[in-house]
RNA sequence: CAAUACCUUCAGGGACGGGUGCGAUUCCGUACCGGCGGUGUGGCGUGAUGCGCCGAGCCCGCGAACCCUUACAGGGUUGAUCCGGUGAGAAGCCGGGGCCGACAGUAAAAGUCUGGAUGGGAGAAGGUUUAU
Numbered sequence: 001c002a003a004u005a006c007c008u009u010c011a012g013g014g015a016c017g018g019g020u021g022c023g024a025u026u027c028c029g030u031a032c033c034g035g036c037g038g039u040g041u042g043g044c045g046u047g048a049u050g051c052g053c054c055g056a057g058c059c060c061g062c063g064a065a066c067c068c069u070u071a072c073a074g075g076g077u078u079g080a081u082c083c084g085g086u087g088a089g090a091a092g093c094c095g096g097g098g099c100c101g102a103c104a105g106u107a108a109a110a111g112u113c114u115g116g117a118u119g120g121g122a123g124a125a126g127g128u129u130u131a132u
Base pairs, nucleotide, nucleotide: 005128006127007126008125009124010123015030016029018028019027031112032111033101034100035062036061037060038059042054043053044052045051046050057099058098065077066076067075068074081097082096083095084094085093103115104114105113
């Protein structure tokens, strides 16, 4: 210096009341939201081709939810992207269009209401500690 180990903290956002109707934040219309890690041709800072930071809901994977199980690990299920431009290279940048959203409940069908959840957790930050 630091693998490991231990501890602490943090860790999900979002509608109107326009229409119909006995009844709808669920239908119609119009809005709004987008967990975590990776990748990244772009951007910002800097004297710098170095260094640091930012950069995907729909690319890859993970978490949550549900199911199986020897009930602890693990396994299974699990939504959605195209075109043009730039460029050596783009489903991530710029421009434009489109699409998706667990389970249960509700006098009417839910990404946004209520609930499991003051939960769990991918992970992140900090601290302590030590092998090689």